[in-house]
C1' cells in the first nucleotide's frame, strides 16, 4: 500500500429490501434431588466497533476512521 469480507449480549451467531434487538451455551434466583447431575421456571446483562451524513425514524443506506482475516502488489 490496493481489494474483498467480518465488527451485534460473557461466548457462539442470527436480525429478509430502514420502523420496539433476538437464539443457543453461559451467569443469578426458584421448583425437582438426601446432595451433585439432569430436567423445568424466572430474571439480569447491548452507547449494534468509533465518529459525522442522509431520513420523521439507521444495527440496516453514505463518507470517514480504527481494529480482525484472506487475497494481491
Nucleotide at each position: 500500500g490496493a481489494g474483498c469480507a467480518g465488527u451485534u449480549a460473557g461466548c457462539u451467531c442470527a436480525g429478509c429490501u430502514g420502523g420496539u434487538a433476538g437464539a443457543g451455551c453461559g451467569c443469578a434466583c426458584c421448583c425437582u434431588u438426601g446432595a451433585c447431575g439432569u430436567g423445568g421456571g424466572u430474571a439480569a446483562g447491548g452507547u449494534c466497533a468509533c465518529a459525522g451524513g442522509u431520513u420523521c425514524g439507521a444495527u440496516c443506506c453514505c463518507u470517514g476512521u480504527a481494529c480482525u482475516g484472506c487475497u494481491c502488489a